[in-house]
RNA sequence: AAGUUAUCACGAAAGGCAGAGGGAUUAGACCCGUUGAAGCCUUAGCAACCCUUUACCUAUAAAGAAGGUGCUACAUUCUACCGGUUUCCGGAUAGAUAACAA
Numbered sequence: 001a002a003g004u005u006a007u008c009a010c011g012a013a014a015g016g017c018a019g020a021g022g023g024a025u026u027a028g029a030c031c032c033g034u035u036g037a038a039g040c041c042u043u044a045g046c047a048a049c050c051c052u053u054u055a056c057c058u059a060u061a062a063a064g065a066a067g068g069u070g071c072u073a074c075a076u077u078c079u080a081c082c083g084g085u086u087u088c089c090g091g092a093u094a095g096a097u098a099a100c101a102a
Base pairs, nucleotide, nucleotide: 003100004099005098006097007096008095013043014042015041016040017039021032022031023030026080027079028078029077044072045071046070049068050067051064052063053062054061055060076094081091082090083089084088
C1' cells in the first nucleotide's frame, strides 16, 4: 500500500508570508476567491477516535482534556449507479477521519 471496524450529526478563526486558484477525483451545475484562493508558519479554538478518571466489569454510562491524530466557509453541495419515484426519500459506489493491521 491493500484490507478490517466505526462514524460522516453538531461544533470551532484570527494574524503573518504568499499571490490565483479552491470546494477529494472525471463531466456538467452551483458556490467561494485580488475586499486575497491554494500552500506554509504562529496563536487560539472545536470535537472526543485513541486517551485519563469514576461507576461497573458483559457491555455501557458519566465526567475530563495533559498527550497522539483530526478539524475550524456553505454542504460527504447536487446530477451520474440502484430502488420507491413529480418534487423528494433511502441505498450503493467513491471519498474523508480514527483505531487496528503480515

About this RNA: The RNA shown here (SAM riboswitch aptamer (S box leader)) has 102 nucleotides and comes from Flavobacterium pallidum. RNAcentral holds the sequence, with entries from Rfam.